[in-house]
RNA sequence: GCGCCCAUAGCUCAACGGAUAGAGCGCAGGCCUCCGAAGCUUGAGAUUAGGGUUCGACUCCCUGUGGGCGCA
Numbered sequence: 001g002c003g004c005c006c007a008u009a010g011c012u013c014a015a016c017g018g019a020u021a022g023a024g025c026g027c028a029g030g031c032c033u034c035c036g037a038a039g040c041u042u043g044a045g046a047u048u049a050g051g052g053u054u055c056g057a058c059u060c061c062c063u064g065u066g067g068g069c070g071c072a
Stems, first nucleotide, its partner, number of pairs: 001071007010025004018055001027043005048064005
């Protein structure tokens, strides 16, 4: 330099182009308990960036950034 793949919550992962983007673990509050753990319950928290297509984009297209693999 060329090609392919990946990027969603603190972590690990879901999400036919269409419902308020969900789950587990973790975190915070409450219940329970003498206290804590466990259990139950409530809550906060995310689409790598910019553009395009579309009535509608996490999803499709283009460019950039970061990471991985292969070739040279």
The prediction has a mean pLDDT of 81. The RNA shown here (transfer RNA) has 72 nucleotides and comes from Parcubacteria group bacterium GW2011_GWB1_42_6. It matches the Rfam family "tRNA". Its family is annotated with triplet codon-amino acid adaptor activity in the Gene Ontology.